[in-house]
């Protein structure tokens, strides 16, 4: 400094350009003599920032920023 990659719920992680989901965590309430395990139900995002194209953008394009990795 240049190259690929990757950022999405608290965590791991999905989503052909057309309604952003899941699983675990938390929460409420059932069950129990308490606890765990079970059962119900609710509950949860400015999609890492800004602009562009687009009827429409988590998705395509630019740029900036974080984290990996390779080059020098």
């Nucleotide at each position: 400094u240049g190259c690929c990659a990757u950022g999405u719920a608290g965590c791991u992680c999905a989503a052909c350009g057309g309604u952003a989901g899941a699983g675990c965590g938390g929460c409420u309430c059932c069950c129990u003599g308490u606890u765990a395990a079970g059962g119900a139900g609710a509950u949860g995002g400015u999609u890492g920032g800004a602009g562009g194209u687009u009827c429409a953008a988590a998705u395509c394009c630019u740029c900036c920023c974080g984290u990996g990795g390779c080059a020098g």
Transfer RNA from Mariniblastus fucicola, 72 nucleotides, folded computationally. The RNAcentral record of the sequence draws on Rfam. Rfam family: tRNA. Rfam's curators write: Transfer RNA (tRNA) molecules are approximately 80 nucleotides in length.